[in-house]
């Protein structure tokens, strides 16, 4: 300097341009318990890293920037 993947809930991740953004753990609350844990049953939490583009319609396609990441000079 160059070319690559990633960036989504508090954490691990999913999500064919289109039906309301999700599952699993954590988190809150009742159920059960003599108490607790486990179970089950419910609920909160998200401006999809940031701009801007194209499109009727973008977490999803382009661009550009940010960030950490492994690779090559």
């Nucleotide at each position: 300097g160059c070319a690559u993947a990633u960036g989504u809930a508090g954490c691990u991740c999913a999500g064919u341009g289109g039906u309301u953004a999700g599952a699993g753990c954590a988190c809150u609350g009742g159920u059960c318990u003599u108490g607790u844990a486990a179970a089950g049953c419910a609920g909160a939490g998200g401006u999809c890293g940031a701009g801007a583009g194209u499109u009727c319609g973008a977490g999803u396609c382009u661009c550009u920037c940010c960030a950490g990441a492994g690779g090559c000079u």
Transfer RNA from Nematostella vectensis, 73 nucleotides, folded computationally. Lineage of the source: Eukaryota > Cnidaria > Anthozoa > Actiniaria > Nematostella. Its mean pLDDT, the model's own confidence on a scale to 100, is 82. The sequence is in RNAcentral, with records from Rfam. Its Rfam family is "tRNA". Its family is annotated with triplet codon-amino acid adaptor activity in the Gene Ontology. By type it is a transfer RNA.